This is a predicted structure of a 75-nucleotide RNA (c-di-GMP-I riboswitch aptamer) from Candidatus Fraserbacteria bacterium RBG_16_55_9. NCBI's taxonomy places the organism under Bacteria, Bacteria candidate phyla, Candidatus Fraseribacteriota. Of the family's consensus pairs, 94% are formed in the model. Rfam family: c-di-GMP-I riboswitch aptamer. Its family is annotated with cyclic-di-GMP binding in the Gene Ontology. Rfam describes the family as follows. GEMM was predicted in a large-scale screen for bacterial structured RNA regulatory elements. Rfam 15.1 lists 5,092 matches to the family in 1,772 species.
[in-house]
């Protein structure tokens, strides 16, 4: 320096609830509290669920897998 792997130390993000708003919906934004995460940052690619529903779409990344970046540096 690079993986690997996660003690510190700065620090992030936000389940879930409520309040606003977008949506037929599942969901999506923004605020408040603040369950939990070392990728709970990003990607619908596989499989799962969810919306629709004849098809064709839609949607969940904090299910499961996998691709991609990336802070710090103790054993």
């Nucleotide at each position: 320096c690079a993986u690997c792997c996660g003690a510190a130390a700065g620090g992030g993000c936000a389940a879930c609830c409520c309040c606003u708003u977008c949506g037929g919906g599942a969901g999506g934004a923004g605020g408040g509290g603040g369950c939990g995460c070392a990728a709970a940052g990003c990607c619908a690619c596989g499989g799962g669920c969810c919306c629709a529903g004849a098809a064709a779409g839609g949607g969940c990344a904090g299910c499961c897998g996998g691709g991609c970046u990336a802070c710090c540096g103790a054993a």